A computed fold for an 84-nucleotide RNA from Methanocella arvoryzae MRE50, annotated as transfer RNA. Its Rfam family is "tRNA". Gene Ontology term of the family: triplet codon-amino acid adaptor activity.
[in-house]
RNA sequence: GUCGCGGUAUCCAAGCCUGGUAUGGAGCAGGUUUGCUAAACCUGUGCUCGAAAGAGCUCCGGAGUUCAAAUCUCCGCCGCGGCG
Numbered sequence: 001g002u003c004g005c006g007g008u009a010u011c012c013a014a015g016c017c018u019g020g021u022a023u024g025g026a027g028c029a030g031g032u033u034u035g036c037u038a039a040a041c042c043u044g045u046g047c048u049c050g051a052a053a054g055a056g057c058u059c060c061g062g063a064g065u066u067c068a069a070a071u072c073u074c075c076g077c078c079g080c081g082g083c084g
Stems, first nucleotide, its partner, number of pairs: 001083007010026004020067001027045006046057004060076005
């Protein structure tokens, strides 16, 4: 240089082909249980605003298509691998 794969909340991943509510697990916090811990089970757990109810935003960055984009198209950044 060129080709392919990948980047999703603290971490790991699904979702992408076939556009329509940000999903699961780990970890963490609280609770039940226990004399206490562990285990097990239950609840919560991205960000911002708000007293709350609730509202808005977020899938590597930007642009485009569309009523609607994590998902499709284009440009770029980063990582891994093949070829040269």